[in-house]
RNA sequence: AGAGUUUGAUCAUGGCUCAGGAUGAACGCUAGCGGCAGGCUUAAUACAUGCAAGUCGAGGGGCAGCAUGCUGUAGCAAUACAGUUGAUGGCGACCGGCAAACGGGUGCGGAACACGUACAGAACCUUCCUUCGAGCGGGGAAUAGCCCAGAGAAAUUUGGAUUAAUACCCCAUAGUAUACUGGAGAGGCAUCUCUUUGGUCUUAAAGAUUUAUCACUUGAAGAUGGCUGUGCGGCUGAUUAGGUAGUUGGCGGGGUAACGGCCCACCAAGCCUGCGAUCAGUAACUGGUGUGAGAGCACGACCAGUCACACGGGCACUGAGACACGGGCCCGACUCCUACGGGAGGCAGCAGUAAGGAAUAUUGGUCAAUGGACGAAAGUCUGAACCAGCCAUGCCGCGUGGAGGAUGAAGGUCUCUGGAUUGUAAACUUCUUUUAUAUGGGACGAAAAAAGGCUUUUCCAAGUCGUCUGACGGUACCAUAUGAAUAAGCACCGGCUAACUCCGUGCCAGCAGCCGCGGUAAUACGGAGGGUGCAAGCGUUAUCCGGAUUCACUGGGUUUAAAGGGUGCGUAGGUGGGUUGGUAAGUCAGUGGUGAAAUUCCCGAGCUUAACUUGGGAACUGCCAUUGAUACUAUCAGUCUUGAAUACCGUGGAGGUCAGCGGAAUAUGUCAUGUAGCGGUGAAAUGCUUAGAUAUGACAUAGAACACCAAUUGCGAAGGCAGCUGACUACACGAGUAUUGACACUGAGGCACGAAAGCGUGGGGAUCAAACAGGAUUAGAUACCCUGGUAGUCCACGCCCUAAACUAUGGAUACUCGACAUUUGCGAUAAAUGUAAGUGUCUGAGCGAAAGCAUUAAGUAUCCCACCUGGGAAGUACGACCGCAAGGUUGAAACUCAAAGGAAUUGGCGGGGGUCCGCACAAGCGGUGGAGCAUGUGGUUUAAUUCGAUGAUACGCGAGGAACCUUACCUGGGCUAGAAUGCAUUUUGAUCGCAGGUGAAAGCCUGUUUUGUAGCAAUACACAAUUUGUAAGGUGCUGCAUGGCUGUCGUCAGCUCGUGCCGUGAGGUGUUGGGUUAAGUCCCGCAACGAGCGCAACCCCCAUCACUAGUUGCCAUCAGGUAACGCUGGGAACUCUAGUGAAACUGCCGUCGUAAGACGGAGGAAGGAGGGGAUGAUGUCAAGUCAUCAUGGCCUUUAUGCCCAGGGCUACACACGUGCUACAAUGGGGCGUACAAAGGGCUGCAACAUAGUGAUAUGAAGCUAAUCCCAAAAAACGUCUCUCAGUUCAGAUUGGAGUCUGCAACUCGACUCCAUGAAGCUGGAAUCGCUAGUAAUCGUAUAUCAGCAAUGAUACGGUGAAUACGUUCCCGGACCUGUACACACC
Repeated sequence: AGAGUUUGAUCAUGGCUCAGGAUGAACGCUAGCGGCAGGCUUAAUACAUGCAAGUCGAGGGGCAGCAUGCUGUAGCAAUACAGUUGAUGGCGACCGGCAAACGGGUGCGGAACACGUACAGAACCUUCCUUCGAGCGGGGAAUAGCCCAGAGAAAUUUGGAUUAAUACCCCAUAGUAUACUGGAGAGGCAUCUCUUUGGUCUUAAAGAUUUAUCACUUGAAGAUGGCUGUGCGGCUGAUUAGGUAGUUGGCGGGGUAACGGCCCACCAAGCCUGCGAUCAGUAACUGGUGUGAGAGCACGACCAGUCACACGGGCACUGAGACACGGGCCCGACUCCUACGGGAGGCAGCAGUAAGGAAUAUUGGUCAAUGGACGAAAGUCUGAACCAGCCAUGCCGCGUGGAGGAUGAAGGUCUCUGGAUUGUAAACUUCUUUUAUAUGGGACGAAAAAAGGCUUUUCCAAGUCGUCUGACGGUACCAUAUGAAUAAGCACCGGCUAACUCCGUGCCAGCAGCCGCGGUAAUACGGAGGGUGCAAGCGUUAUCCGGAUUCACUGGGUUUAAAGGGUGCGUAGGUGGGUUGGUAAGUCAGUGGUGAAAUUCCCGAGCUUAACUUGGGAACUGCCAUUGAUACUAUCAGUCUUGAAUACCGUGGAGGUCAGCGGAAUAUGUCAUGUAGCGGUGAAAUGCUUAGAUAUGACAUAGAACACCAAUUGCGAAGGCAGCUGACUACACGAGUAUUGACACUGAGGCACGAAAGCGUGGGGAUCAAACAGGAUUAGAUACCCUGGUAGUCCACGCCCUAAACUAUGGAUACUCGACAUUUGCGAUAAAUGUAAGUGUCUGAGCGAAAGCAUUAAGUAUCCCACCUGGGAAGUACGACCGCAAGGUUGAAACUCAAAGGAAUUGGCGGGGGUCCGCACAAGCGGUGGAGCAUGUGGUUUAAUUCGAUGAUACGCGAGGAACCUUACCUGGGCUAGAAUGCAUUUUGAUCGCAGGUGAAAGCCUGUUUUGUAGCAAUACACAAUUUGUAAGGUGCUGCAUGGCUGUCGUCAGCUCGUGCCGUGAGGUGUUGGGUUAAGUCCCGCAACGAGCGCAACCCCCAUCACUAGUUGCCAUCAGGUAACGCUGGGAACUCUAGUGAAACUGCCGUCGUAAGACGGAGGAAGGAGGGGAUGAUGUCAAGUCAUCAUGGCCUUUAUGCCCAGGGCUACACACGUGCUACAAUGGGGCGUACAAAGGGCUGCAACAUAGUGAUAUGAAGCUAAUCCCAAAAAACGUCUCUCAGUUCAGAUUGGAGUCUGCAACUCGACUCCAUGAAGCUGGAAUCGCUAGUAAUCGUAUAUCAGCAAUGAUACGGUGAAUACGUUCCCGGACCUGUACACACC
């Protein structure tokens, strides 16, 4: 000293929370010792029992009890018993004196002179003590006790007789005492006080004795203790605003120690209060304590000072002192005793008990010390006090060992299985002995008083000697002995906040101070290992301060975050211009007094240290008094004119009130013209209209509002104010002259004004129009739209009193850069320039969280007022005031949340706006959607219909080919180290093959045959099978744990970085702007300058040409030959093949343009990217895939693995997607004729020949391919036929007969022939593709493949169009703006 938490991120506002310290604490876990402190915060609840206040015989009468003496008896004696003139020590009870008013406890009450502090008493008292002065002489009458007699259960009490005193009374004496009354002097503070000097009146006493003395009476003074008064100081509430009759004062009395309405009689009507009376709530106050940098805030245990109280309430007595904790009386409640008649009691003293409570101790010891009461003293009493006991309640100190010790042991934990960690930790070796244990010694606290002796002294007294006294306690402390021996826990480990892994759990159990963890890989739950922090303690809870500048005096704010009153006038109050003088209240300085001690701080001292105790100092920031200073404020007295105001002149305006007048429009009425609709809407309908509407014209009536002018204008305090004229009235400004002389500013309460709506009474009522009615719209439509329509809107009077009453910005004064516009003055007028008062816009410094404000401040300052303190509950409830009501003003809490809110940033989004692009629309061509079939999907069904893909981006998709296999699914039968492979191992010598049984097969069982190499052999090696062991296996789950791959936005033009600059920051700039492009392509400009990934280019194919090379391809020229053919010799020209090159760059010309570039043209095979392909940035969709593959984790192991047979994936009321074939004449059928490209081929393609109508079959040449084959290209062209019909269209379906593949075509193949001949005549809403060699149309080939459900996919060529005005709209995409969204508008 800060930190966490609102957001995707940021800044600021703002609350919540945490880290610190503290406690009379409590609870949980744990616990070795000592010292010093502390210990009912709750029930001022009730209390059993014991103790806590007595003492004096040197005041008295006495003598119950104890002891001594004396006498007697018994006894040898010790001793025991009895007696006595209280004889003696002493002493129960009694009279008397003093004490008991202190000490000890508690905090009920009390908001008060109770407390604190400072003064005052000229209104006071004070036993005991000290000093000084005076005195102590006579006398008397009683009473308790004792004794006698009674009452009563008891407590207690009655009567009689007798007796004493330091008890009581009388007389004497007496003053500076008391009361009354004179004189003189001095002083002060109003009444007055003091000093001195006279007179009169009243009042004292007690003895004891050892003769030292003590006690007694009276007076003065002191000291001590008290009493009273006053100033100032310290709680909350205004949802408590008025209170008070002894109340305020006076005169006279009473009472008190003393003043006083303290009390009483009379008189007056005062007194307190917004500087908070009264009322209500709470509370003992202070020194101080805790915290804090301080200012403050909270508290008032222990210790100390004061107050109050003593079962609740009241009262007095005694006394120096009480209205009395352990005294009295009365009332009340409660408890106890009782013979029922009556009595007793008061722990908030010390212990202790019950109760309450989270919670707080022993029915202990001693008067040894300190202190107190009494006493001459010894001494007695003392739960005050000193000690001990209990409690980790706190503070402080000590210890639980030190050193060495690596195989880095074992065990635990983790692991990538290599290791790491626990960890020098342990074991082990050696050393020490604080503490604990045992034994022994052993304190300080004690010095006095007193008794006695001695010395000095006039006396008081002083000095000295000596005796006695310790609860704590045989304690502290010291010494010796033994031996590491007797001694560690608690909390935490996601961030804040130091400290990390494994297992379990699976939004469960649980954690949590805040944020938040937990839904199968949890460093946040529970356990473990490890670690961190503190340590005889550690955590939790509660409370206080701090952090919180979050009530802001120090030290905050109010345009938008909470917060300026709707506006003015004005009271109290606050603040206030220049100058002179006086005073000295505030202010400043010096001095004096006080501010108790303790506490705190500093320097020391004493306990081994510390805590603790203690000496000295400082401080106690305060109050009082006094002396001085006089700048400022204040106050008093003057003076001034600049603030303010007034008079005169002029100007301005929708300023206000009242009255009169005007035209346009609207509605209504009458008349006229005129005929079928009008009106209204997005479209309609309700409505009006042949009884004549709407429309047009004329006239009349009514009420309300004032077009143009008109504006970013003007006026007004605000609300607000608009036709014209007049009357009355208010204001502002300008220019100067004169007058007053601070007369000013603000303004709590108060008063006035205050839009619209609303209320009351009475008018008025044209328009418009809540409510209401009807018509539409809609899923609904209590709305928006339409037709009507009542209050109201208007006037007069009276209320209401609120608005986003906003400039969301209170008023006043002064100061502080500029530019422009505008209104009204002044300067005589116009221009120019200036000046004053307004109204606005832009901009600078400055300010601000930023947006922004910026001489009309949100800047710099001063003064006054109002208001705010997290969001919600709530401007609500209750109360009060106002109102006719509606309602207004004032204005909470419980509870609940961790946020709510402001400004700006980046995105996404908008059925917001502008620009641009894309087969996006439009313009066209052809389809889909209707039919039949094929195929995929959903659904349904099933033993199974395996699984996945699901908007675009799933659905002829994975699958480029499910009869078995595939196959993952179902049923059934089998196997268990397993179907495959490696290693090790056992056994055999073969394996292979052959045969048999069983079985659906797999499998199981049985039989039979026989090895190789080296070596003589044993044996070894190889190979094969077999047994066992070990690594299996899984198309099981999780694509939301992953890699890789892929789709999509999108071949869209974007996505970023470095440095610099701007911004508090998130971020921005660059990348935006003006052009241009297919393009963030390029150019220009620019606080940017550069760079990267993308674009383009580099790569491949096609289009032109050249060169090289000519076989299997080609054939122009030459020659030969055939029925015909490059068939042959030959050729290397052409085509072609396949390699290398060339070619295109806006290069040239023209126009436009700064440029980039655009347009046109030439040349050229090709022209502005020539056509096509490959190529897919940062990222998005937790997109898809664990079933291609790989892979973490989980699950399974005689099964979720493996083998086999059969079935299924091909099901079928239905729905959807993608296709094929058609519906026909641009066509169908027959015949004839022509022209490709690209592929494939040995388990193959197959010419050709023969057979068959055909699928195909049987022979068979050639070809491992520019050579042979598949292979026929088809549309096209020519010709013949059909003639608009369910047809010579279309071909589904079905019957029959076949072919081919294959172990096998039943479920479930393709093809051929004959026969059959369904729906369908161009397809609703809707929807798809395509911009040129494209669409459309026509065939060909291939992969997969035994065969094929291929109409699919991928390639190839043939024929070959139409249209694009254009960007309003639909969809998608790029810039500016809005945003309460950010999992981002699904």
A computed fold for a 1386-nucleotide RNA from an uncultured Bacteroidota bacterium, annotated as small-subunit ribosomal RNA. Its Rfam family is "Bacterial small subunit ribosomal RNA". Gene Ontology terms of the family: ribosome and structural constituent of ribosome.